[in-house]
Context: one part of a larger RNA
């Protein structure tokens, strides 16, 4: 001066508590451990590793394995000799790689020659997803969006350091206010930046549609009023009031679409943790250099006595199943692409094809929701795992190892133990809907809107954090 106390004092936060709904048991999905393998590539390790790098492993990817090749090399520069091409298609061998063989036959030019490509030689060299993240830069992830962190000048003390930044109030906040050997200033906080909420103008197509015709249908005339688009303003400031404070501000109230930071995002001080990353990417050193480089087929990363983590689905009746039919979103995405409609098919699809670089056209059907019948508490009209057949797409290929369908099959599974979790409002719960990755391949993620709750008495106690204080065998 700091860290630490099963000292103290005072705030705070889904920290407790008040409530609601999972996790842990079950069946699968997926990640990790372990265990096995010729490999099951590698990394991530309490909160902060464990649906995590990976926004998508059948080959490729792919770093692993195994067999088969090549060594100036699958990439770059530089030099010497050759050749004219380069290059793409046949045939053959071969499991490719690759080998042979045919096809094919480059420009400028003073005719010296040079471009440029291949092929071959010779070393300089490339290459290395090989180590070290405890040598490094970048980037990141916690504490923690917590309220601090620190500095000039002064003043104090031999120092090392105090002070300011401590006290009283107040704040979401070191916010602001009084005080004060201090007065001032930075980085943070707030604001200023995007988004939502309400208006007002401009502007009116590809969006709307009130009056006026028109139709099957905002379909066409027509209109700009209204949605709504997207430009430029208005608006919220404790401004008004009342009340309590010296104040700074609290509490109440009107107005208002909105009230005290309106809701939500981006933003992340000074630092901790030799935190994580040499496998994004640069990069020092060490290492390898007929191989720790590299070309190819095949396997593997998908294994399986277990053991966690994250999820999906369900145990049913406030539901479940059948059917009907014109119920109501948001945001997105589309050219090698979205693909209406028809017509095949029980169904995944499939044929043919209209429109659309999309406020125009198409994915697209929203689904919970509400109606009508049925079933009546069963291992069932619940669940839906396996497994058997038949098939469909996408690809060069679906044995390993993809999703889809159709029939048939009908496993656990009776609301779950110690023990954890997440949530305070349009928020948990719960319905569906898009995107990126993608040829195909999501119960993950990342976004959208729909229905839509309950509880908060407090701060004892259990965790984390902030201030001031006091103790110390700790630096």
């Nucleotide at each position: 001066u700091g860290a630490c106390g099963g000292g103290g004092g005072c705030c705070c936060g889904c920290a407790c508590a008040a409530g609601c709904g999972g996790u842990g048991g079950a069946g699968c999905a997926u990640g990790u451990g372990g265990u096995u393998u010729a490999a099951u590539u590698c990394g991530a390790a309490g909160c902060a590793a464990c649906g995590c790098g990976a926004a998508g492993a059948a080959c490729c990817u792919u770093a692993c394995c195994a067999a088969g090749g090549c060594u100036u090399g699958a990439c770059a520069u530089c030099c010497c000799a050759a050749u004219g091409a380069a290059u793409g298609g046949u045939a053959u061998a071969g499991a490719g790689a690759u080998a042979u063989a045919c096809a094919g036959g480059c420009c400028c030019u003073a005719c010296g020659g040079g471009g440029c490509a291949u092929u071959g030689g010779a070393g300089a060299c490339a290459g290395g997803u090989g180590g070290u993240g405890c040598a490094u830069g970048g980037u990141u992830g916690u504490c923690g969006u917590c309220a601090g962190c620190u500095c000039g000048u002064g003043u104090c003390g031999u120092g090392a350091g105090a002070u300011g930044u401590u006290g009283g109030g107040u704040u979401a906040a070191g916010u602001c206010c009084c005080g004060c050997a201090a007065c001032g200033a930075g980085c943070g906080c707030a604001a200023c930046c995007c988004u939502u909420a309400u208006c007002u103008u401009u502007a009116g197509u590809a969006g709307c549609c009130a009056g006026c015709a028109u139709u099957a249908a905002g379909u066409u005339g027509g209109g700009g009023a209204c949605u709504c688009u997207a430009g430029a303003g208005a608006g919220a400031c404790u401004g008004c009031c009342a009340u309590g404070g010296u104040a700074a501000c609290g509490u109440g109230g009107a107005g208002g679409a909105a009230g005290g930071u309106g809701g939500g995002g981006a933003u992340g001080a000074c630092g901790u943790c030799a935190a994580a990353u040499c496998a994004u990417c640069a990069u020092g050193c060490c290492c390898u250099u007929u191989a720790u480089g590299u070309c190819u087929u095949g396997g593997g990363c998908u294994a399986c006595a277990c053991a966690c983590g994250u999820g999906c689905u369900a145990c049913a009746a406030u539901g479940g199943g059948u059917g009907a039919g014109a119920a109501c979103a948001a945001a997105g995405u589309g050219a090698a692409g979205c693909g209406a409609g028809a017509c095949g098919g029980u169904g995944a699809c499939g044929u043919u094809a209209a429109g659309c670089a999309a406020a125009g056209c198409a994915c697209a059907a929203a689904a919970a929701a509400g109606c009508a019948c049925u079933c009546u508490c069963a291992g069932u009209u619940c669940g839906g795992a396996u497994u058997g057949u038949a098939g469909u797409c996408u690809g060069c290929a679906a044995c390993c190892c993809g999703a889809c369908u159709a029939c048939a099959u009908g496993a656990a599974g009776a609301u779950g133990g110690a023990a954890u979790c997440g949530c305070u409002a349009g928020u948990a719960a719960u319905c569906g809907c898009a995107g990126a990755u993608c040829a195909g391949a999501a119960u993950g993620c990342u976004g959208c809107g729909g229905u839509g709750a309950a509880u908060a008495c407090g701060u004892u106690c259990c965790c984390g954090g902030g201030c001031c204080u006091u103790g110390u065998a700790c630096a």
Description
Predicted 3D model of a 475-nucleotide part of an RNA (small-subunit ribosomal RNA, 3' major domain) from an uncultured bacterium. The RNAcentral record of the full RNA draws on ENA, Greengenes and SILVA. The coordinates come from a structure-prediction model, not an experiment, and the mean pLDDT is 82.